Background: A computed fold for a 91-nucleotide RNA from a soil metagenome, annotated as Glycine riboswitch aptamer. It matches the Rfam family "Glycine riboswitch aptamer". Rfam describes the family as follows. This family represents the bacterial glycine riboswitch. The RNAcentral record of the sequence draws on MGnify.
RNA sequence: AAGCGGGAGAGACUGCCGUGGCCGCAGCGAGCGGCGGGCGGCGGCGCCGAAGGUGUAUCGCCCCGAAAACUCUCAGGCAAAAGGACCGCUU
Numbered sequence: 001a002a003g004c005g006g007g008a009g010a011g012a013c014u015g016c017c018g019u020g021g022c023c024g025c026a027g028c029g030a031g032c033g034g035c036g037g038g039c040g041g042c043g044g045c046g047c048c049g050a051a052g053g054u055g056u057a058u059c060g061c062c063c064c065g066a067a068a069a070c071u072c073u074c075a076g077g078c079a080a081a082a083g084g085a086c087c088g089c090u091u
Stems, first nucleotide, its partner, number of pairs: 001091006011045001013044007021035005046078003052074001053072001055070001058066003
C1' cells in the first nucleotide's frame, strides 16, 4: 500500500424557497384543504471531536525544526447508510 474484519461522539431540531408523493373535497377543467423523518437550495439556534487542518505539551541538531488520542472547531459531522483516526489478520 491492497484485501477482509472491528471502529466513538453530537438536534430524524427549526424558518423560508423550489420541486415531487399520498389522502380528502370539488370537478369538463381549474382549484381548495390535509399528511409526512420525500428530494434539493439558502438561513437560524444548539451541539460533536476520530478524515483533513490550527495551536500546544513534549522532543531535537533549540533565533529553527518535528509533534500528539491534548487544544481550537476553519473544514467536516450530529437517524440509518456512507464516512471514520486507530486496531487486528492476510499478501

Record summary:
The prediction has a mean pLDDT of 81.